[in-house]
RNA sequence: GCGGCUGUAGCUCAGCAGGACAGAGCGGGAGUUUCCUAAACUUCAGGUCGGGGGUUCAAGUCCUCCCAGCCGCACCA
Numbered sequence: 001g002c003g004g005c006u007g008u009a010g011c012u013c014a015g016c017a018g019g020a021c022a023g024a025g026c027g028g029g030a031g032u033u034u035c036c037u038a039a040a041c042u043u044c045a046g047g048u049c050g051g052g053g054g055u056u057c058a059a060g061u062c063c064u065c066c067c068a069g070c071c072g073c074a075c076c077a
């Protein structure tokens, strides 16, 4: 340098062919239970969907540029 994959909550990830108020588990707060703790159960909060631009009535999803990580190929006078 060329190509591919990945980027969504604090962490691990889902979101299929563009459409319903963006989700799950773990973690965190509160509560129930208990003498207390743990466990269990109930409930609550937490997101610019990596960033910019575009297409569209509508974008996490499509197009484009950029950034970061990983993999492969090439180059290495």
Base pairs, nucleotide, nucleotide: 001073002072003071004070005069006068007067010026011025012024013023019057028044029043030042031041032040050066051065052064053063054062
This is a predicted structure of a 77-nucleotide RNA (transfer RNA) from a Thermoanaerobaculia bacterium. Its Rfam family is "tRNA". Rfam's curators write: Transfer RNA (tRNA) molecules are approximately 80 nucleotides in length. Model confidence (mean pLDDT): 80 of 100.